Parts: sequence; C1' cells; structure tokens
RNA sequence: UGCUGAUAAUGGCACACCAAUCGUGAGGUUGGGUCGCAAAGCUUCCGGUCUUACAAAAGACAGCGGGGUUACCUAA
Repeated sequence: UGCUGAUAAUGGCACACCAAUCGUGAGGUUGGGUCGCAAAGCUUCCGGUCUUACAAAAGACAGCGGGGUUACCUAA
C1' cells in the first nucleotide's frame, strides 16, 4: 500500500412504531425511537419492487441487488 472485515478502538447511521408536517399516492422532512448496518455515505447508470387524480407523461425506494464515486479504523 492492496485485499479482507474481528467477540478490537474511536466515532457514525437508524427499521418497525409514535408525534408534527408535506404529497392524490408510493413516500419525503423534523423530533422521539433502536430492528439492524463496515459504506444503512453520495449517485437512479443497469436490473428489480412500488405509486399515480383516466391515461400518457411522470414519480417513489440508495435499509432490494449490481455499477460509479468518496471516506474512518483495521486483528488474523
């Protein structure tokens, strides 16, 4: 330095649910919460799932998988 990811250290994030609020909706935001997470940081590029007032157009999910990109520590 690379890989790897531990019954290590320092910190981090926050499912369900609850309250407020925005949205037709999937869901988003804020606070509480703490199931879990080694990228559960960021990004819809690919696949997937989901939503939609008639449809089309469009939209949601990065905590479904992959890719891209950035980053802390690192035993064997």
A computed fold for a 76-nucleotide RNA from an uncultured Gammaproteobacteria bacterium, annotated as c-di-GMP-I riboswitch aptamer. It was read from a public genome assembly, where an Rfam model found it.